Record summary:
A computed fold for a 76-nucleotide RNA from Desulforhabdus amnigena, annotated as c-di-GMP-I-GGC riboswitch aptamer. The prediction has a mean pLDDT of 85.
[in-house]
RNA sequence: ACAGCUAAAGCCAAACCCAUUGUAAGGUGGGGACGGAAAGCCACGGGUCUUUGAGGAGACAGCCGGGUUGCCUUGG
Numbered sequence: 001a002c003a004g005c006u007a008a009a010g011c012c013a014a015a016c017c018c019a020u021u022g023u024a025a026g027g028u029g030g031g032g033a034c035g036g037a038a039a040g041c042c043a044c045g046g047g048u049c050u051u052u053g054a055g056g057a058g059a060c061a062g063c064c065g066g067g068u069u070g071c072c073u074u075g076g
Base pairs, nucleotide, nucleotide: 003073004072005075011036012035016031017030018029019028020027021026034062040068041067042066044065045064046063047060048059049058050057051056
């Protein structure tokens, strides 16, 4: 450097429930674990969703791609 089969240390936390916030999609905190090797961060491209009569304004990084930073690895 590649890779993530194996081991260990640690990390995150879907559904659901409670509280709170938002018109909503959703966000935040607590409980809880289906999963995750970037399930850390960034709405840049696609996508999905909400809202609006429309223009428009928003949400999702745990949908895919891209950018960027990073833990561990007995063995091979």

Background:
Taxonomically the source falls in Desulforhabdus (Bacteria, Pseudomonadati, Syntrophobacteria, Syntrophobacterales). RNAcentral holds the sequence, with entries from Rfam.